[in-house]
Transfer RNA from Arthrobacter sp., 74 nucleotides, folded computationally.
Model confidence (mean pLDDT): 80 of 100.
NCBI's taxonomy places the organism under Bacteria, Bacillati, Actinomycetota, Micrococcaceae, Arthrobacter.
RNAcentral holds the sequence, with entries from ENA.
Its Rfam family is "tRNA". The family's RNA type in Rfam is transfer RNA.
RNA sequence: GCCUGUAUAGCUCAGUUGGUUAGAGCGCCGGUUUCACACACCGGGGGCCCGGGGUUCAAGUCCCUGUGCAGGCA
Numbered sequence: 001g002c003c004u005g006u007a008u009a010g011c012u013c014a015g016u017u018g019g020u021u022a023g024a025g026c027g028c029c030g031g032u033u034u035c036a037c038a039c040a041c042c043g044g045g046g047g048c049c050c051g052g053g054g055u056u057c058a059a060g061u062c063c064c065u066g067u068g069c070a071g072g073c074a
Base pairs, nucleotide, nucleotide: 001073002072003071004070005069006068007067010026011025012024013023019057028044029043030042031041032040050066051065052064053063054062
């Protein structure tokens, strides 16, 4: 330099053919329980989806571009 994949919650990830409220597990906070802690159970907060642009009535999802990360080729 070229090619491919990837970027969604603090972390690891899901998200169907583009469709009306963006989810799970762990972690975190509160409650129950305990002398106390842990476990367990119940409840709760937290992201408008890497940045910019485009298509569409409608974009996390499709297209273009930039950036980060991973892999391959030279």